[in-house]
RNA sequence: UGCGACAAAGGCAAACCCGGUGUGAACCGGGGACGCAAAGCCACGGGUCUUCCUCAACGAAGAUAGCCGGGUUACCGAAC
Numbered sequence: 001u002g003c004g005a006c007a008a009a010g011g012c013a014a015a016c017c018c019g020g021u022g023u024g025a026a027c028c029g030g031g032g033a034c035g036c037a038a039a040g041c042c043a044c045g046g047g048u049c050u051u052c053c054u055c056a057a058c059g060a061a062g063a064u065a066g067c068c069g070g071g072u073u074a075c076c077g078a079a080c
Stems, first nucleotide, its partner, number of pairs: 002080001003077002011036002016031006034066001040072003044069003047064006
């Protein structure tokens, strides 16, 4: 450095419920844990979704990092 253990310490938090924000996807706070070794961060490529526009295609503005890839930073240390 790769790697990731029926290891240790700690971390995050799906669905659902309550409150709030947004036209919406969705997000924020609280509760709650399905899971996660980057489920930390970045919308760069692809995907999906929303709104607007259009006859349609195209396009515009967004959401998603817990869809995949990529970039970047990082705790622990058995085996290899």

This is a predicted structure of an 80-nucleotide RNA (c-di-GMP-I-GGC riboswitch aptamer) from Desulfosporosinus sp. Its mean pLDDT, the model's own confidence on a scale to 100, is 87. The sequence was found by an Rfam model in a public genome assembly.